A computed fold for a 67-nucleotide RNA from a bovine gut metagenome, annotated as transfer RNA.

RNA sequence: CCAUUUAGCUCAGCGGUAGAGCGCCCGGCUGUUAACCGGUAGGUCGGAGGUUCGAUACCUCUAAUGG
Numbered sequence: 001c002c003a004u005u006u007a008g009c010u011c012a013g014c015g016g017u018a019g020a021g022c023g024c025c026c027g028g029c030u031g032u033u034a035a036c037c038g039g040u041a042g043g044u045c046g047g048a049g050g051u052u053c054g055a056u057a058c059c060u061c062u063a064a065u066g067g
Base pairs, nucleotide, nucleotide: 001067002066003065004064005063008022009021010020011019016053025039026038027037028036046062047061048060049059050058
């Protein structure tokens, strides 16, 4: 100096109330388990400030990780 940081994990999200897959849990199916199908829960969006009617997103500082 550059990139990344969002759910337990891997990642989406072009300024307008935050999503998917997998996993957890509940249910269905099955003689049982797995697989498969349906559903629920789970997020101070790394931290602090600023801009804006409104910020995960833009600006500044800062932390961590990688180069």
Its Rfam family is "tRNA". It is annotated as a transfer RNA. Its mean pLDDT, the model's own confidence on a scale to 100, is 82.